Predicted 3D model of a 1456-nucleotide RNA (small-subunit ribosomal RNA) from an uncultured bacterium. RNAcentral holds the sequence, with entries from ENA, Greengenes and SILVA.
């Protein structure tokens, strides 16, 4: 200090998310041991048992129990008990429920006040009195408690006396700038009001007043929580005036007077919440939080209330009202753990009913002491922090185990074992504190801490993680399945992301995970952001509060700034420096600091206040100018429709076409008249006015506002502007008028699957006028408004100067506009750029992820429509800007291609042949599917091949080592379909170093074989295909913040990124062209097996030839193109081989190869065999052959090729046979012999004559040939016989630009034969046609959009269906909260009558009024729960309907 995550990639902008720290924590898994600390955070809920405030006999009274001394009823001890009495019992503890101010904090004020115990100081301390309780006697009650009577005392209680002192109350004097007032250490007299004793004789008390310390009350300013969908609130309110009250001030409380008070700087109201020292977390500024310690403050079961007292409106008091508990003889009574333990509840959760007053404080008391769950300590909890420890040395090229593995080996790993050594801790014994205060006692902890010996490595590691962010990787298993997951995301058969193992990384008596806070987030921005497009400038002026504001001089100090010095900011916390527990943690001493607040003194730049004062801002005056500036009123022409009337006649209008309309009652068209209403052509412009919407024929009145010049007045009058308030297109609404033309809505016609739609025909609201309303728009320059300061060009509006002319125009110049280019800056980029998105300074108004939602509730305006204001559950991880590279448009420019176009043949109809689908089947083996399957893998299924299908056998197997043994090998018989299986027999070979070996065969063995099984989506090689299209990259260098660009774009030209030119680019690779083979023309050399012979043919081998090179137009002078010349070829001569960087997860695991996974032992996915199948047949679909005939079939005769193949072959001649063949056997390793005289088409003659034919041939029957173990299923050929469809083929479709197409035959591989009509090749005859490039259909460039990027086969919207979630209305209903009206009112307080007791103060009984907790009764108001139903929303791989929208998105989108 950063990271991940939006996209194919990139900047930006924006959320979310992660890594740090912390906790009174809780959960999971694990646990050795000390120390310091911390432990109901939720029910202020409810409580059962224990304590938690008593103590004093030196204040009294009286008893018990026990001594002791006598005089036997008393004195005098001890030890206690009950009662008066005095002091405590407001402290200490707990708790946070109320409380937004009667709190708190920090500062002052109290001349408006109080005060027990303590400290000091003066003073005093006298005389009297009569009641009570305990107690005794006699009762009531179950009980708590109580009643009547009779006694006694006190430091209880009266009363009297005194009073340098206090209170009232009269008067004198003094001082003071206000004098009938005010002040104070002033006098005088008057009146009132005090005391208590105890003693051990040392004291300790009482009573007045003074002071002090310390505490308490009350005022005062400042400060610190959310809401304006709380905007007004308030009647003791605000304030006077008399009282009353109280320690003291106050409307604190009466009565009367007046009509105040608070509020946008947030009252009033709601919601929340004890406050601070401080804690966390931050670099600070903040931000969150108020546990433990410490200060206040508020509460003791819910409200009320007062007594007692110096202190209470009193946790462990009282009296009362509610709720709950418990006791009861039913009559009454008792209670209050938010004190320490502890017990139920609640909760994820939070401890002993311990132990001692020994320290340290606190009550009481003269003191001993006595109480003290305050406190010291122990217990329980790893809940936190801080230490320490589970051992250490040596110990293999490294056991075993367990993992992994290329099978060599690697890892665990010095790890362990073994050796050797300590003993923190641990066990076990012994010693043993400090803490006790100068002294005698006194230790709960605690026989603790420590310290010593003895034993023995002994008693003691877990957890999480390991795709990235983030240290840390591998087998298995699992198969979108179980899971995972903070985000991104993982899992669909090779998962480093699940689960396990192993191995690794982190941390450690812990480790993770929730939950919550700061951070990181500059993601609320004071420091520190922003608003043309990303969220964001109100539509627009005016102008109040506010806020901000020219120059100069003088005072003043309120800020403000800079400086000192005083008071406080409590300790504790925090820093720093010591110190103490072994060390830390903890403690603890000194110092700083605690940014603050108040106060004195001093300066005064700036601000701000007073006072003079200037003129440059800003107004005014004076002359002048342009204007579709606003308004009224008028007045015109063109058109449009309409109406009359005339000429005509069959149309017309409309459209992509077309109808619906209109029209022979006469339209359209024309001509002439007539209404009427709305809107102004040219001029007309980035022109010009307006604040903004917005303004357009002419004319006039009436206005508003600008500029321009002169510098004459005023003198800062300014600038913004929350609230207000005015104006505000368009649609709309209301009331009355108008209504030509356009025209929502509605009708009709088209379109279309529909078509509530675009298109047409018609048409009502409305568009106009007037007068009110509404108040919104993409009301946009998506850019608030003033001021100022910064290069420039170029046009144009207004007005001014100059210079210049008879005028003038051009020309310089200057104010004020209006646009357009740019420089520096800016900026995420686009772009902006003196009219700033630059530099600056005022003021205002808005932003803080998408969605929900500009919605819902409230509230305000509206006649409504609606418009301001304006959320939250709840869902995502994104949305969202600029730009870049691609694809893509029913976007544009421009090329190319048998792409169409122009021909020529086909194909699709028929028959067959062949593939495929589909069906069938035991099987009908696999594979290939749009072009880029489909006469394809197969260049050749009767066994075989084969994979498939049935039955029959076989299990280290058909293959491969090694052992043993036997030679191999041949025949025969039997069983059997074979495959095997049994049986007999014959036979002893080859090499040899004589040791054996190779080849086979049987047995055994042992690694192992074997699979056309799966997967082409785990790959290798290879192919298809875009495409023989011109692309497609690099390296330097430049340009951009980057992705990228650029170079490859431009202007020519080409078959071509092929060549020029030009250019911030300058070379360069893969393609391109050539280089390779072949032909075509000559030449030279050779010449068998070729050539009768010839400068020949032929065939081999090696040269030459073609290069826009020559000429001429056009082109830039180039690249090139057009024509010609010559030549066998001419512009790439013709064909071939050659196939860039990619593309499609194309296509093969069934050629091969090959990672995983799967099957292998007796019923094999493996091996043999035999049958069968791959050839089925209702049917579809692709390639093809052969026809449909006369450019022809037939019958005769005559020419004319090339390429190839042949010893498991080709086979001559020559005989048979109608052929097919057969028989023969010459030549032939093949320029020699053979296939093969090789051809057919052509060519000539002849017949057929237009027809299912002398076209056509499939089908069938019969009869032979061949191969081959075998031709049923399932071959080919031949002969005679039969003689189907079919008479040129819908819709759609293929191929082909010259020796090609279309047409004839030859031949070859594969092959025993052959389903070959295929396939690859070979030569013969040989054309038409191409105007061009609108259009289809591919493709290349370039440039536009773009929401696409799996890339248009895209992406996407909204109903409606289903399932779920929140939330709002809702007929009501339930509950609460805080008022206010009425009503009834306990106890206490007050006041007032009465009675009664006392001298009096007063104290008792009874009434009655105000006040008043609780309680009732009303209507509201606000919060909440439940609600039938009905709106909308948000989420959900694969549902319906369409197709709005992103491309000109198929009717540009969008806003009101």
């Nucleotide at each position: 200090a950063g990271a991940g995550u939006u996209u194919g990639a990139u900047c930006c902008u924006g959320g979310c998310u992660c890594a740090g720290g912390a906790u009174g924590a809780a959960c999971g898994c694990u646990g050795g041991c000390g120390g310091u600390g911390c432990g109901c955070c939720u029910a202020a809920c409810a409580c059962a048992u224990g304590c938690a405030a008593g103590u004093c006999u030196u204040a009294a009274g009286u008893u018990a129990a026990u001594g002791u001394a006598u005089u036997u009823a008393u004195a005098u001890g001890u030890u206690g008990g009950c009662u008066u009495g005095g002091c405590a019992a407001a402290c200490g503890g707990g708790u946070g429920a109320g409380u937004a101010g009667u709190a708190c904090u920090u500062u002052g004020g109290u001349a408006a006040u109080c005060c027990a115990a303590c400290c000091u100081c003066g003073a005093c301390u006298c005389a009297a009195g009569u009641a009570u309780a305990a107690c005794c006697c006699a009762g009531a009650g179950a009980a708590a408690u109580u009643u009547g009577g009779g006694a006694c005392a006190a430091u209880c209680c009266u009363u009297g006396a005194u009073a340098g002192a206090a209170u009232u109350g009269g008067g004198g004097g003094g001082a003071u700038a206000u004098a009938u007032a005010u002040c104070a250490u002033u006098c005088c007299c008057a009146u009132u009001u005090a005391a208590a004793g105890a003693u051990u004789c040392g004291u300790c008390g009482g009573u007045c007043g003074g002071g002090g310390a310390g505490g308490a009350g009350c005022c005062u300013a400042a400060g610190g929580c959310c809401u304006a969908u709380c905007a007004g609130c308030u009647u003791g309110u605000u304030g006077g005036u008399a009282g009353u009250g109280u320690a003291a001030u106050a409307g604190a409380c009466u009565a009367c007077c007046a009509a105040g008070g608070c509020u946008a700087u947030g009252a009033c109201g709601g919601g929340u919440a004890g406050c601070u020292g401080g804690u966390c977390u931050g670099a600070g500024a903040g931000g969150a939080c108020g546990a433990u310690c410490a200060g206040c403050c508020a509460c003791a079961u819910c409200g009320g209330g007062a007594c007692u007292g110096a202190g209470a409106c009193a946790c462990g008091g009282c009296c009362u009202g509610g709720a709950c508990u418990c006791c009861u003889a039913c009559g009454g009574g008792a209670g209050g753990c938010a004190g320490c333990a502890g017990u139920g509840a609640g909760g994820a959760a939070u401890u002993u009913u311990g132990c001692a007053c020994a320290a340290u404080g606190g009550g009481c008391g003269a003191a001993a002491g006595c109480c003290u769950g305050a406190u010291g300590c122990a217990g329980c909890g790893a809940c936190a922090c801080c230490g320490c420890g589970u051992g250490a040395c040596u110990g293999a090229a490294g056991a075993a185990g367990c993992c992994c593995u290329u099978c060599g080996g690697g890892g665990u790993g010095u790890a362990a074992a073994a050796g050797u050594c300590u003993u923190u801790u641990c066990u076990g014994a012994g010693g043993g504190a400090c803490g006790a205060a100068a002294u005698u006692u006194u230790g709960a902890c605690g026989g603790u801490a420590c310290c010593u010996c003895a034993g023995g490595a002994a008693u003691a590691a877990g957890c999480c993680a390991c795709g990235g962010c983030u240290a840390a990787c591998c087998u298995c298993g699992u198969g979108c399945c179980a899971g995972c997951a903070g985000c991104c995301g993982c899992g669909g058969u090779a998962a480093g992301a699940c689960g396990a193992g192993g191995g690794u990384g982190g941390c450690a008596a812990g480790c993770g995970u929730u939950a919550u806070c700061c951070g990181g987030a500059a993601u609320u921005a004071u420091u520190g952001g922003g608003c043309g497009u990303a969220a964001a400038g109100c539509g627009u002026c005016u102008g109040u509060a506010g806020g901000u504001g020219u120059c100069c001089u003088a005072g003043u100090a309120a800020g403000u700034u800079c400086u000192u010095c005083u008071g406080u900011g409590a300790a504790a916390u925090c820093c720093c420096a010591g110190u103490g527990c072994u060390c830390a943690a903890c403690a603890u001493u000194g110092g700083g600091g605690c940014u603050g607040c108040a106060g004195g003194g001093a300066a005064u730049a700036c601000u701000g206040c007073u006072a003079g004062g200037a003129u440059u801002g800003a107004g005014g005056a004076a002359g002048a100018u342009a204007g579709a500036g606003g308004u009224a009123a008028g007045c015109g022409g063109a058109a449009u429709u309409u109406c009359c009337g005339g000429u005509g006649u069959a149309g017309c209008a409309g459209u992509g076409a077309a109808a619906u309309g209109c029209g022979u009652u006469a339209a359209u068209a024309u001509c002439a008249g007539a209404a009427g209403g709305a809107a102004c052509a040219c001029c007309a412009a980035u022109a010009g006015c307006g604040a903004a919407g917005g303004c357009a024929g002419c004319u006039u009145g009436c206005u508003g506002g600008a500029u321009c010049u002169u510098u004459c007045c005023u003198g800062a009058c300014a600038c913004u502007g929350a609230g207000a308030g005015a104006c505000g297109a368009a649609a709309g609404c209301g009331u009355g008028g108008g209504u030509a033309g356009c025209g929502a809505a509605u009708g009709g016609g088209a379109u279309u699957a529909g078509a509530u739609a675009c298109c047409c025909c018609a048409g009502u609201a409305g568009u106009c006028c007037a007068c009110g309303c509404u108040g919104u728009a993409a009301a946009c320059g998506a850019u608030g408004g003033a001021u100022a300061u910064u290069a420039g060009g170029u046009a144009u509006u207004g007005g001014g100067a100059g210079a210049g002319u008879c005028g003038a125009c051009c020309c310089u110049u200057u104010c004020a506009g209006u646009a357009c280019c740019a420089a520096a800056g800016c900026u995420a980029a686009c772009g902006c750029g003196u009219u700033a998105a630059a530099u600056a300074u005022c003021c205002c108004g808005c932003c803080u992820g998408g969605g929900a939602a500009g919605u819902a509730c409230g509230g305000u305006c509206g006649c409504a429509a609606g418009a301001c204001u304006a959320a939250a559950a709840c869902u995502c991880a994104a949305a969202g800007g600029a730009a870049u590279u691609g694809a893509c448009g029913g976007g544009g420019a421009c090329c190319c291609g048998c792409a169409c176009a122009a021909g020529c043949g086909g194909u699709g109809g028929a028959g067959c042949a062949u593939g495929u689908g589909g069906u069938u089947u035991a099987a009908u083996u696999c594979g290939a599917c749009a072009a880029u399957a489909a006469g394809c893998g197969a260049a050749g299924a009767a066994c075989c091949u084969u994979a498939c299908c049935a039955g029959g056998g076989c299990u280290u197997g058909a293959c491969u080592u090694c052992u043993a043994g036997g030679a191999a090998u041949c025949c025969u018989u039997c069983c059997g379909a074979a495959a095997g299986g049994a049986a007999g027999g014959a036979g002893u070979g080859c090499c040899u170093u004589c040791g054996g070996g190779a080849a086979u065969c049987u047995a055994g063995a042992a690694u192992c074989a074997g699979g056309u099984g799966c997967u082409g989506c785990a790959u290798g090689g290879c192919u298809g295909u875009c495409g023989u299209c011109a692309g497609u990259u690099c390296g330097u260098g430049u340009c951009g913040u980057g992705a990228g660009a650029u170079g490859u774009a431009c202007g020519g030209u080409u078959a071509a990124g092929u060549c020029c030119g030009a250019c911030a680019a300058c070379g360069a690779g893969c393609g391109u062209a050539a280089c390779c083979c072949u032909u075509g023309u000559u030449c030279u050399g050779u010449g068998u097996u070729g050539u009768a012979u010839u400068u020949u043919u032929c065939a081999c081998a090696g040269a030459a030839g073609a290069c826009u090179g020559c000429c001429g137009g056009c082109g830039u002078a180039u690249a090139g193109u057009c024509g010609g010349a010559g030549g066998a070829a001419g512009g790439u001569g013709g064909g071939g081989a050659u196939g860039a960087c990619g593309u499609c997860a194309a296509g093969u695991c069934a050629g091969c190869a090959u990672g995983g996974c799967c099957c292998u032992u007796u019923g094999a996915u493996g091996c043999c065999c035999u049958g069968g199948g791959c050839g089925a047949c209702a049917c579809g679909c692709g390639u093809g052959c052969u026809a449909c005939a006369a450019u022809g079939g037939c019958c005769a005769g005559u020419a004319c090729a090339a390429u190839g193949g042949g010893a498991c072959g080709c086979c001559a001649a020559g005989u048979c046979g109608u052929a097919a063949g057969a028989c023969g056997g010459a030549g032939c390793u093949a320029a020699u012999c053979c296939c093969a005289u090789c051809a057919a088409a052509a060519c000539u003659g002849g017949u057929c004559u237009c027809a299912g034919u002398u076209c056509g041939g499939a089908u069938u029957g019969a009869g032979g040939g061949c191969u081959g173990c075998a031709a049923c299923u399932c071959g080919c050929c031949c002969u005679c016989a039969u003689g189907a469809a079919g008479u040129u083929g819908g819709a759609a479709u293929c191929g082909c630009u010259a020796g090609u197409a279309a047409u004839c035959g030859u031949g070859g591989g594969u092959c025993a034969g052959c389903c070959a009509u295929a396939c690859c090749a070979c030569g013969g005859u040989g054309a038409a046609u191409a105007c061009g490039u609108u259009c289809u259909c591919g493709g290349g460039u370039c440039u536009u959009g773009u929401a696409c990027a799996c890339a248009c086969c895209g992406c996407c919207c909204g109903u409606c269906a289903a399932g779920u979630c929140a939330a709002g209305c809702g007929a009501g209903u339930u509950g609460g909260u805080a008022a206010c009206a009425c009503c009834c009112g306990g106890c206490a307080c007050u006041c007032c009558c009465c009675g009664a007791a006392a001298u009096a103060c007063u104290u008792c009984g009874g009434g009655g009024g105000a006040c008043u907790a609780a309680g009732g009764u009303g209507g509201g108001a606000c919060c909440a729960g439940c609600g039938a139903g009905a709106g909308g929303g948000g989420c959900u791989a694969a549902g319906u309907c369409g197709u709005a929208a992103c491309a000109a998105g198929g009717u540009a989108a969008c806003c009101g």